[in-house]
RNA sequence: UAGAGUUUGAUCCUGGCUCAGGAUGAACGCUAGCGGGAGGCUUAACACAUGCAAGUCGAGGGGUAAGGCAUCUUCGGAUGUACACGACCGGCGCACGGGUGAGUAACGCGUAUGCAACCUGCCUCAAACAGGGGAAUAGCCCAGAGAAAUUUGGAUUAAUGCCCCAUAACAUUCAGAAUUCGCAUGUUUUCUGAAUUAAAGCUCCGGCGGUUUGAGAUGGGCAUGCGUGACAUUAGCUUGUUGGUAAGGUAACGGCUUACCAAGGCAACGAUGUCUAGGGGGUCUUAAAGGAUGAUCCCCCACACUGGUACUGAGACACGGACCAGACUCCUACGGGAGGCAGCAGUGAGGAAUAUUGGUCAAUGGGCGCAAGCCUGAACCAGCCAUCCCGCGUGUAGGAUGAAAGCGCUAUGCGUUGUAAACUACUUUUGUAUGAGAAGAAACUUUUGUACGUGUACAGAACUGACGGUAUCAUACGAAUAAGCAUCGGCUAACUCCGUGCCAGCAGCCGCGGUAAUACGGAGGAUGCAAGCGUUAUCCGGAUUUAUUAGGUUUAAAGGGUGUGUAGGCGGAGCAGUAAGUCAGUGGUGAAAUCCUGCGGCUUAACCGUAGAACUGCCAUUGAAACUACUGCCCUUGAGUACAGUUGAGGUAGGCGGAAUGUGUCAUGUAGCGGUGAAAUGCAUAGAGAUGACACAGAACACCGAUUGCGUAGGCAGCUUACUAAACUGUCACUGACGCUGAGGCACGAAAGCGUGGGGAGCGAACAGGAUUAGAUACCCUGGUAGUCCACGCCGUAAACGAUGAUCACUCGUUGUUAGCAAUAUAGGGUUAGCGACUGAGCGAAAGCAUUAAGUGAUCCACCUGGGGAGUACGUUGGCAACAAUGAAACUCAAAGGAAUUGACGGGGGCCCGCACAAGCGGAGGAACAUGUGGUUUAAUUCGAUGAUACGCGAGGAACCUUACCUGGGCUUAAAUGUAGAACGACGUAUCGGGAAACUGGUCUUUUCUUCGGGACUCUUUACAAGGUGCUGCAUGGUUGUCGUCAGCUCGUGCCGUGAGGUGUCGGGUUAAGUCCCAUAACGAGCGCAACCCCUAUUGUUAGUUGCUAGCAGGUAAUGCUGAGGACUCUAACGAGACUGCCGGUGUAAACCGUGAGGAAGGUGGGGAUGACGUCAAAUCAGCACGGCCCUUAUGUCCAGGGCGACACACGUGUUACAAUGGCCAGUACAAAGGGCAGCUACAUGGCGACAUGAUGCUAAUCCCUAAAACUGGUCUCAGUUCGGAUUGAAGUCUGCAACUCGACUUCAUGAAGUUGGAUUCGCUAGUAAUCGCGCAUCAGCCAUGGCGCGGUGAAUACGUUCCCGGGCCUUGUACACACCGCCCGUCAAGCCAUGGAAGCUGGGGGUACCUGAAGUCCGUAACCGUAAGGAGCGGCCUAGGGUAAAACCGGUGACUGGGGCUAAGUCGAAACAAGGUAACC
Repeated sequence: UAGAGUUUGAUCCUGGCUCAGGAUGAACGCUAGCGGGAGGCUUAACACAUGCAAGUCGAGGGGUAAGGCAUCUUCGGAUGUACACGACCGGCGCACGGGUGAGUAACGCGUAUGCAACCUGCCUCAAACAGGGGAAUAGCCCAGAGAAAUUUGGAUUAAUGCCCCAUAACAUUCAGAAUUCGCAUGUUUUCUGAAUUAAAGCUCCGGCGGUUUGAGAUGGGCAUGCGUGACAUUAGCUUGUUGGUAAGGUAACGGCUUACCAAGGCAACGAUGUCUAGGGGGUCUUAAAGGAUGAUCCCCCACACUGGUACUGAGACACGGACCAGACUCCUACGGGAGGCAGCAGUGAGGAAUAUUGGUCAAUGGGCGCAAGCCUGAACCAGCCAUCCCGCGUGUAGGAUGAAAGCGCUAUGCGUUGUAAACUACUUUUGUAUGAGAAGAAACUUUUGUACGUGUACAGAACUGACGGUAUCAUACGAAUAAGCAUCGGCUAACUCCGUGCCAGCAGCCGCGGUAAUACGGAGGAUGCAAGCGUUAUCCGGAUUUAUUAGGUUUAAAGGGUGUGUAGGCGGAGCAGUAAGUCAGUGGUGAAAUCCUGCGGCUUAACCGUAGAACUGCCAUUGAAACUACUGCCCUUGAGUACAGUUGAGGUAGGCGGAAUGUGUCAUGUAGCGGUGAAAUGCAUAGAGAUGACACAGAACACCGAUUGCGUAGGCAGCUUACUAAACUGUCACUGACGCUGAGGCACGAAAGCGUGGGGAGCGAACAGGAUUAGAUACCCUGGUAGUCCACGCCGUAAACGAUGAUCACUCGUUGUUAGCAAUAUAGGGUUAGCGACUGAGCGAAAGCAUUAAGUGAUCCACCUGGGGAGUACGUUGGCAACAAUGAAACUCAAAGGAAUUGACGGGGGCCCGCACAAGCGGAGGAACAUGUGGUUUAAUUCGAUGAUACGCGAGGAACCUUACCUGGGCUUAAAUGUAGAACGACGUAUCGGGAAACUGGUCUUUUCUUCGGGACUCUUUACAAGGUGCUGCAUGGUUGUCGUCAGCUCGUGCCGUGAGGUGUCGGGUUAAGUCCCAUAACGAGCGCAACCCCUAUUGUUAGUUGCUAGCAGGUAAUGCUGAGGACUCUAACGAGACUGCCGGUGUAAACCGUGAGGAAGGUGGGGAUGACGUCAAAUCAGCACGGCCCUUAUGUCCAGGGCGACACACGUGUUACAAUGGCCAGUACAAAGGGCAGCUACAUGGCGACAUGAUGCUAAUCCCUAAAACUGGUCUCAGUUCGGAUUGAAGUCUGCAACUCGACUUCAUGAAGUUGGAUUCGCUAGUAAUCGCGCAUCAGCCAUGGCGCGGUGAAUACGUUCCCGGGCCUUGUACACACCGCCCGUCAAGCCAUGGAAGCUGGGGGUACCUGAAGUCCGUAACCGUAAGGAGCGGCCUAGGGUAAAACCGGUGACUGGGGCUAAGUCGAAACAAGGUAACC
């Protein structure tokens, strides 16, 4: 020392990305009241107009251009001036101050030292001195050249300018003597002698200045230790180079320079090269360590248009000096000249971006001067800019009917804005107005005074303010002049409405947006900060994400393939010494500022002042001696040696062997062999294959043989010989730390591959053929070349793996095995070295590891830092090549990954179930028709349902209605209802007209009660509430389908696990069942299962009407018809009964088995109702309800007609058939369950019939609807028929307002297809299938062959679970989780992006060689000048620059070309993930 988001269905971990913080010389957007303090070209060291930034001294000089004053004046001017001063000579300054950061990776900077190897103007102190002389020159004057800059000649002149002579040493040099110190070169002091060298004046008379010497102070120079970037894809560099001698040069040492001599010097502790960069104090950040940075302020350095050079000087190789060369700009009379803002302002340019051509020398400081003073873009101030820091304000208190308005909502109302406003009271910072008004100032100087001699010191007075009438203060006025910006999905404080509809847009990351967006845009509200707020950029932090503090490497990224060994790092026991590291004390230094602390000054703060602390560092010195180091002596336990033994597929070379295979020859022998999922290619009648014999060839070594053994690894296997290496054990004899690790180096190193030469049986890349397939450049088959083998030489890589570097020490146990040893000792934990298995502690993300560690420690090496791009490109090295080693970047993504969990899935495994298959029976698919759907058509053919789980479904009944659709005609408060107001008295009926009707226009007709006020009712009208089968089933409720009546789905507590989760629910049995039993870290519980409910099968009791009728009685043609009865059937209420209860067997039990007994029924008796958690965004907004959206003279509503009924076709579901187990005719029986008054209807009559007419019973156990298959008899005799009935014609019946589109039924006639149905497919396991009829709902009628029920007749088959389908449990793999209808790879095609190669083209910096070579220093020098000093001129060396040449390096660009990345739903395949359908991978 704070964390959070993001990989997953969820979890833990690894790991990256992102955010919250702080900061800035910032910029941009919106906004802006004030003050204080700071800061302000980070880019083009790009170019600069204009002004200013360094002058001063007349007390150095000659002088007088301009000005002042005075005098004179002919008004032109002249003279003077102890006023002043241009230009000139001279002195000092100009080397400071100010700017910038280009260069520089360096003694440049920082720090600490040294100079016995040095200099220092002005300043201070001390000592000494200043005598004499001379020649010039500028100016001025005259003359001249030139456009100008400038310049030439002549004459004359001064100095603190220059020269000569003198004097002079304690200065300098030389020689000698003595002496101190020092590691050495050297050096201190003293003495003697010789030689050399100096000066300037001015003055107010005080002084100022000058010369020489010494000392100091200050400033500088040089040298050294240590520290101070990146890249090794820069590994070798160097010839003045390294050293020496001598000389020259410098202030001074020195290869600094030259000559000669030697051959050195630097470098893996990184030389050389390339790229980048001023360094430090500090600044930002941080817990610290660090990281980043070097604006402002301070110190140092470097530079001044670019490059070179020197001059002057104390100091420069000189920002506002000189010379030369170059580039650029300007002037020009074209001949020639001028210039250098990286000083202050300012301009242009560049840029996202950075200010005034301001004031003053008042203060501080600097230069000159005796001084006054002058100069000073240093400085002090002001101006501009919210650029930053700090402070203040935009009011305060009260004020609820919580006003109006806005916005929102669950909307008669409520909430919110909100005490907010209005309103009342108060205050006045700020503002405005008026007035007052600073500190910064004290010196210098002048003057007065005091101390002593007019000079110094002190005291007083006077003079001096750019900022500035500023800060500040007072008074008055009045809430008056003053709030924005960003955000509101999570991280992250803050939520609603509207608009939009994967659009527009947002976004830091995750991600929002496809019609209900808290994520876009607007609004209301809220939150945060506030004169600012956001965004962008950059740095640190978080990031322990480079890990020194403080990380890792079995599987996440990461152990080198193995050994040997150099440098290096580390290293056993004892004693002694030293003191390099280490520790302690002291001294010096660590500039100031900054940071921190105390105190103080501005009203506070920022800011400033002052004091302290700190600056963790460096150096020196003194001490300590434990540890490390070094030195010496010594030891044996580490290591090695010796001797004795043991072991083994250890290695190399040679020899030998048998089996198998192939080939050849011969023989026997005949038709196939071979191969596969099945085949074919192939071989074979020219005799294969098979069998036998013989011969040859090459390669590999069965059994033994294993969790065996050996080896460093790779690897090593028949037997044997030779040579050779190693390990282990024992003895404890010898050496005496000789050790461990190991960057580079060297050696070894499977397979494949390469070279040369052999060899070649089998196998077998490539290749050929045959299959498979949509294709099959594969998998399978038949052949087959390289290769595999040997010798020699390369290659140097592998999933070279234990995915685990080497060495040493320590740390519970159990067990097996290999090679040895020990030998009586309590045979046990004996002991050493290996190879294995299991399991603790501990570790680990977990899986797991666990004395053979992945535990605990030590030493050394190697390696890692998100995924992809990529082990790629370029470069380099190695290689014959193939390739290997080393090894990036641009760009791109927010993940990639590890382990484990739950599911799902698998052409994984195991167990089990189901009419799932099989075994059967009957169907569908073919025909006709009915019905539904698709499609098509149409004005409309309303809408919905679409794999299973739509399609005789919504619809349990479309002629009108229904009806939602179409066409046409009407209505607009409307079709209904309510409330309120107004008006009328009717409404309506009837009737007439128009019309298809709805509707509309007339005519007739004046309701009822009353207390007479009015009320009720109807109609009309007004207002408010409508209406919608319009959209969204992906906003919903409710309901439903399906998995599935499958046996599952969960919870509490406990336990296990870091966790997701697990356990329970698993295991062994058993069951229809998670049914039950046993076992068990689980024990219990819930929803499901089962049971409880209903029907049915047996029976009892009770009760007998409308049911029943045995017995009794009556009666009829006959009938429970009647009296009566409850026995029976039946009805309908309550019971009984069945529970594996009993028996036998098996079993621990649960349970199972048994033709068991009993029983009406036997193992859930049969059937129904009943549907767990959930899945399919399954279905339904058109049944209903409902959110939102949409329409409102229409998407509402009324009416007529049409349509929903169409018809080339396709599908589903059915009906009827194809016939003789049948059709037809006649006769004779037997149900159940329902329904009935706008009904069912007996019966009678009529009609062939549908039906009609009459009539009776029944509101129903009373009356009615009411059976058919069957049975009996007859006929038909296998045909498109006496099967089949479609279609059509005609005539009718019934319902209904109405049967044309479009009803059903009847009769007569007609008599189609069809002769049992392809691939395929459906139902059903017993009262079932099949078959026969009956009823009901809806309904006027009916398109019903449908649906829902009822009973009658009444089978066959199930060996069994291999397979198909569906499901359950356990287990396994997984790269799936939208869950296999998953995921996902590569080529190709298209677009975009960055990048490599490339004939070339082009640019840059650096070096080399040669040529040329300015200025300039230095050297040399006979002719010219000069008395001389010296100069001119000439020559030489060196060099900036220029030119030429050949290379190397680094960029840009480049036709074409290579791969890579990213993109919408493209193309082709299907490589990986499951046994991924040929296991995968290197």